[in-house]
Context: one part of a larger RNA
RNA sequence: CUGGGCGUAAAUGCGUGCGCAGGCGGUUUUGUAAGACCGAUGUGAAAUCCCCGGGCUCUAACCUGGGAACUGCAUUGGUGACUGCAAGGCUGGAGUGUCGGCAGAGGGGGGAUGGAAUUUCCGCGUGUAGCAAUGUAAGGUGUUGUUAUGCGGAGGAACACCGAUUGUGAAGGCAAUCCCCUGGGCCUGCACUGACGCUCAUGCACGAAAGCGUGGGGAGCAAACAGGAUUAGAUACCCUGGUAUUUCACGCCCUAAACGAUGUCAACUGGUUGUUGGGUAUUUGCUUACUCAGUAACGAAGCUAACGCGUGAAGUUGACCGCCUGGGGAGUACGGCCGCAAGGUUGAAACUC
Numbered sequence: 001c002u003g004g005g006c007g008u009a010a011a012u013g014c015g016u017g018c019g020c021a022g023g024c025g026g027u028u029u030u031g032u033a034a035g036a037c038c039g040a041u042g043u044g045a046a047a048u049c050c051c052c053g054g055g056c057u058c059u060a061a062c063c064u065g066g067g068a069a070c071u072g073c074a075u076u077g078g079u080g081a082c083u084g085c086a087a088g089g090c091u092g093g094a095g096u097g098u099c100g101g102c103a104g105a106g107g108g109g110g111g112a113u114g115g116a117a118u119u120u121c122c123g124c125g126u127g128u129a130g131c132a133a134u135g136u137a138a139g140g141u142g143u144u145g146u147u148a149u150g151c152g153g154a155g156g157a158a159c160a161c162c163g164a165u166u167g168u169g170a171a172g173g174c175a176a177u178c179c180c181c182u183g184g185g186c187c188u189g190c191a192c193u194g195a196c197g198c199u200c201a202u203g204c205a206c207g208a209a210a211g212c213g214u215g216g217g218g219a220g221c222a223a224a225c226a227g228g229a230u231u232a233g234a235u236a237c238c239c240u241g242g243u244a245u246u247u248c249a250c251g252c253c254c255u256a257a258a259c260g261a262u263g264u265c266a267a268c269u270g271g272u273u274g275u276u277g278g279g280u281a282u283u284u285g286c287u288u289a290c291u292c293a294g295u296a297a298c299g300a301a302g303c304u305a306a307c308g309c310g311u312g313a314a315g316u317u318g319a320c321c322g323c324c325u326g327g328g329g330a331g332u333a334c335g336g337c338c339g340c341a342a343g344g345u346u347g348a349a350a351c352u353c
Base pairs, nucleotide, nucleotide: 004324005323006322007307008306013321015206016205017204018203022199023198024197026090027089028088029087030086031085032084034083035082036079037078038077039076040075041074042073043072050067051066052065053064054063055062093196094193095192096191097190098189100187101186102185106182107181108180109179110178112177113176114159120154121153122152123151124150125149126148130141131140167174168173211252212251213250214249215248216247220246225241226240227239228238263320264319265318266317267316268315271298272297273296274295275294276293277292278291279290280289281288302309303308326353327352328351335346336345337344338343
């Protein structure tokens, strides 16, 4: 390199999207002849390899005559199905407009609002010895009046029920309510553009949590830390405290079991039961049937090592990209690039089994 693979096995789908180059590309007509195919000519040294002979005491090595071959290259004559190129059409792919609509925790902002919600704190009152904690306790807290209870206030964070195998978003993710700005999707009728498409190395953008920088905020929770237990020990599990953090703004970081452990797009291939958003028909209505787009459960064929997957495929095929090649060493070292740092990314070898 080929071959074979990438749900789980020993390894392997980039976290996700957009997208230049590249690769691939619907249907039809005409032309062209670059690719392709057919033929001719020239060339493709000799030796080697192969075939038929000959010579050595041998259809051993070796030497030698002839042939074939050298699958290539160049020139030239043709063919026009296929690919390419050029020109012109088409509407099924793709997209646009518009009539009618629809659903939604999609995103951003608010110097908007809410609660008989939660907890803490503060003030005043009632009231008196406990409270809190645990397997048991201790430490903690309380006569400077706790806990409990009544009234008032402050503050931050999160939004019960609805809530679902729900919805939505490319993924990460997104949930109180209202207002403003804004992206996408689905259904249905009509019209239009006319292949405008698919995939995508490099690139660009987004990317949970934790972490970092600057400045706010800080109720609860809570790494670190402190104390008390437990224990042989206990740098833990349990208890009492408690800082960073968690929150907001701006800027970084760029990693996750970033998972459906399943790349994207397209075509085709029996059924059954739900459910979400539309449409059509039916019905007075309830319903029922069909259909498009999603989302669950079960299962024919088929696939799979099995488990299982099964029209949303891991089935049958095509296009393009990414990745893998025994375990450990090691996602380490070194170098490059990125980063304020933490570190990230790219990524070996010796040695060993």

Small-subunit ribosomal RNA, central domain from Allobrachymonas denitrificans, 353 nucleotides, folded computationally. The prediction has a mean pLDDT of 82. Taxonomically the source falls in Allobrachymonas (Bacteria, Betaproteobacteria, Burkholderiales, Comamonadaceae).